Predicted 3D model of a 72-nucleotide RNA (transfer RNA) from Candidatus Vidania fulgoroideorum. Its Rfam family is "tRNA". Gene Ontology term of the family: triplet codon-amino acid adaptor activity.
RNA sequence: GGGGAAAUAACUCAAUGGUAGAGUUUCUGGUUUGCAACCAGAAAGUUGUCGGUUCAAUUCCGGUUUUCUCCA
Numbered sequence: 001g002g003g004g005a006a007a008u009a010a011c012u013c014a015a016u017g018g019u020a021g022a023g024u025u026u027c028u029g030g031u032u033u034g035c036a037a038c039c040a041g042a043a044a045g046u047u048g049u050c051g052g053u054u055c056a057a058u059u060c061c062g063g064u065u066u067u068c069u070c071c072a
Base pairs, nucleotide, nucleotide: 001071002070003069004068005067006066007065010024011023012022013021018055026042027041028040029039030038048064049063050062051061052060
């Protein structure tokens, strides 16, 4: 220098154009003499960023940033 992939909750990851979810974590309550475990509930999101297409974009298209990887 060129090709490819990834970016979503505090963390690890889903979501085939139609209200963005799970597990872990945190908090509250229940259970227990207490702790752990278990049960119920809650909190937590500008889907990296800037544009475009569309009635509607995490999803499709282009630019850009960071990271990983391959080739030279």